[in-house]
């Protein structure tokens, strides 16, 4: 220098013929108990790495950039 993969909640990860985003763990409140642990209910938490483009509509399609990893030279 070139190519490929990955980037989504605090963490680990789902989510493609495009239709305003989910799970587990963790966290908060409550229930249960004499008190813990376990269990149960409810809830908070993410403008989907950044900037543009296409579209009525983009996490998803296209371009560029950034970061990590891998390969080639």
């Nucleotide at each position: 220098g070139c190519u490929g993969u990955u980037a989504u909640a605090g963490c680990u990860c789902a989510g493609u013929a495009g239709g305003u985003a989910g799970a587990g763990c963790g966290c908060a409140u409550c229930c249960u108990u004499g008190g813990u642990a376990a269990g149960g209910a409810u809830g908070a938490g993410g403008u989907c790495g950044g900037c543009g483009g296409u579209u009525c509509a983009a996490a998803u399609c296209c371009g560029c950039c950034u970061a990590a990893c891998a390969g080639c030279u």
About this RNA: This is a predicted structure of a 73-nucleotide RNA (transfer RNA) from an Oscillospiraceae bacterium. It was read from a public genome assembly. Lineage of the source: Bacteria > Bacillota > Clostridia > Eubacteriales > Oscillospiraceae.